TPP riboswitch aptamer (THI element) from Nonomuraea soli, 102 nucleotides, folded computationally.
RNA sequence: AACCAUGACGCGGGGUGCCCAUAUGUCGCAAAAGGGCUGAGAACACACCCGUCGAACCUGAUCUAGCUAGCACUAGCGAAGGGAACGUCAUGUUCACCGACG
Repeated sequence: AACCAUGACGCGGGGUGCCCAUAUGUCGCAAAAGGGCUGAGAACACACCCGUCGAACCUGAUCUAGCUAGCACUAGCGAAGGGAACGUCAUGUUCACCGACG
């Protein structure tokens, strides 16, 4: 010096589905709390993830194929279109220069 990596703080951006059936309302069913599935995270966790090196997340999508009790559960779509486009500090890494020694 680089912002490369990690961590912290600040700022900013996100998502919270599917199934079960109880209380309950109703008589078809819906469904808080609760339980189950996957996941980092399934609404207050003050947590988790992401900030352009951007699949965090949204649109496409009441999409397509597979699996499943069901579901982004898996894959495609996706070299698609959007999307917060940051700062400071510390440690490490790399590079450059100078000096000393050999």

Of the family's consensus pairs, 100% are formed in the model. It was read from a public genome assembly, where an Rfam model found it. The coordinates come from a structure-prediction model, not an experiment, and the mean pLDDT is 77.